[in-house]
RNA sequence: GCGGGCAUGGUUUAGUGGCAGAACACCUGCCUUCCAAGCAGGAAAUGGGAGUUCGAUUCUCCCUGCCCGCA
Numbered sequence: 001g002c003g004g005g006c007a008u009g010g011u012u013u014a015g016u017g018g019c020a021g022a023a024c025a026c027c028u029g030c031c032u033u034c035c036a037a038g039c040a041g042g043a044a045a046u047g048g049g050a051g052u053u054c055g056a057u058u059c060u061c062c063c064u065g066c067c068c069g070c071a
Base pairs, nucleotide, nucleotide: 001070002069003068004067005066006065007064010024011023012022013021018054026042027041028040029039030038047063048062049061050060051059
């Protein structure tokens, strides 16, 4: 330099053109003499930009970052 893949709460991830889910972690409460465990509840996310579309996390393009291959 060329080609391909990936990017979703703090972390690991699921997901589909029509409300964004789960686990762990965190916070609050219950329980407990206290802690842990357990139970209930809560906050928190689609890397950035543009396009297509009535509607984009999803489809297309560009950028950024990471990974893989070729040279």
A computed fold for a 71-nucleotide RNA from a Candidatus Vogelbacteria bacterium, annotated as transfer RNA. The prediction has a mean pLDDT of 82. RNAcentral records the identical sequence in 2 taxa. Rfam family: tRNA. From the family's description: Transfer RNA (tRNA) molecules are approximately 80 nucleotides in length.